[in-house]
């Protein structure tokens, strides 16, 4: 300095143009069972890095900007 991959609840993680009000598991909170606890079951918090195009429609597709990770020099 140039190519390439990623960035989604607190953590992992699914999606591949409409069927989504963005789903699971844990973790956290409240309620149920228990004499208590665990375990079970319900219920709720909370996400799509950021700016913009593109489309009747974007978490998905295009550009860029930042963060990350890896390869050349």
């Nucleotide at each position: 300095g140039c190519c390439c991959c990623c960035g989604u609840c607190g953590a992992c993680u699914a999606g591949c143009g409409g069927c989504c009000u963005a789903g699971g598991u844990c973790a956290c909170a409240g309620c149920c069972c228990u004499u208590u606890c665990a375990a079970g079951g319900c219920u709720g918090u909370a996400g799509c890095a950021c700016g913009g195009g593109u489309u009747c429609g974007a978490a998905u597709c295009c550009c860029g900007u930042c963060g990350g990770g890896g390869g050349c020099a």

The RNA shown here (transfer RNA) has 73 nucleotides and comes from a Gaiellaceae bacterium. The prediction has a mean pLDDT of 81. RNAcentral records the identical sequence in 4 taxa. Its Rfam family is "tRNA". It is annotated as a transfer RNA. The organism belongs to Gaiellaceae, within Bacteria.